RNA sequence: GGGUGAGGUAGAGGCGCGGUUGGUCAAGAGUAGCCGUCCAGAGCAGGGCAGCGAGGAGGGACGGGGAAAGGGGCCGCCGCCGAAGCCGGGGGCCGGCGCCGGGCACCCGAGCUGGGCCGGCGGGAAAGACCCGCCGGACUGUCGCCGGAGGCGUCCCCCAGCCGCCGGCGAUGAGCUAUCUCACCG
Numbered sequence: 001g002g003g004u005g006a007g008g009u010a011g012a013g014g015c016g017c018g019g020u021u022g023g024u025c026a027a028g029a030g031u032a033g034c035c036g037u038c039c040a041g042a043g044c045a046g047g048g049c050a051g052c053g054a055g056g057a058g059g060g061a062c063g064g065g066g067a068a069a070g071g072g073g074c075c076g077c078c079g080c081c082g083a084a085g086c087c088g089g090g091g092g093c094c095g096g097c098g099c100c101g102g103g104c105a106c107c108c109g110a111g112c113u114g115g116g117c118c119g120g121c122g123g124g125a126a127a128g129a130c131c132c133g134c135c136g137g138a139c140u141g142u143c144g145c146c147g148g149a150g151g152c153g154u155c156c157c158c159c160a161g162c163c164g165c166c167g168g169c170g171a172u173g174a175g176c177u178a179u180c181u182c183a184c185c186g
């Protein structure tokens, strides 16, 4: 000086990923609760208890009046590059009480996805926003193989080596690049 394995550290992909009781904007919505009149009349959230109900439940029409939450766009800030998302499992919290359904956050998984974009279908949601899943399309990052034209030393040429570039094919993050430590090979 070369290679292999293990571990650590630091990086790269870009409309990159996620969070945010920071700000702002739209939407929710002229909707709901509430009030008045009228219609008609016994139940009211998924079921039970409680609670409410002919002094009118639930429903409808007209009028008055009029929100909010969850979710979202943009900006700022924060954490990052299996960032993260999905799927499976675990127990916790939510609401008058316990159950079902539903929602939220956390933990585990060597299960799937390299990444963003566009289109179609389906789901969530109030939604033309946004998110999620599947399928398709071109694009892109990294590595490997093949081919091509170049550049790199002290004067020229050749060979070899290195460096990026172009084209084709294949693969995919447990990856890739750089570097450190340990062990081993030659």
Stems, first nucleotide, its partner, number of pairs: 002185010014081001016080005022075004034064006043052002046099001048097002084113003087109004092104003114140002117137008141172008150163003
Molecule: Lysine riboswitch aptamer
Organism: Gelria sp. Kuro-4